[in-house]
Molecule: transfer RNA
Organism: Spirochaetaceae bacterium
RNA sequence: GGUCCCUUCGUCUAUCGGUUAGGACUCAAGAUUCUCAAUCUUGCAAGAUGGGUUCAAUUCCCAUAGGGACUG
Numbered sequence: 001g002g003u004c005c006c007u008u009c010g011u012c013u014a015u016c017g018g019u020u021a022g023g024a025c026u027c028a029a030g031a032u033u034c035u036c037a038a039u040c041u042u043g044c045a046a047g048a049u050g051g052g053u054u055c056a057a058u059u060c061c062c063a064u065a066g067g068g069a070c071u072g
Base pairs, nucleotide, nucleotide: 001071002070003069004068005067006066007065010025011024012023013022018055027043028042029041030040031039048064049063050062051061052060
């Protein structure tokens, strides 16, 4: 240099173009407890960036960025 793959809450991970983007852990508040732990309830928080297609895009296409695999 070439080909291919990946990028979603703080972390891990679901979601075949359609209605609140879901879950687990973490974190915060509350309940319980003499206290802590555990348990329960509630809450916060996400589509790499920019374009395009479409009535509608996390999803399809292109470019860019980052990461990875193979290879001349």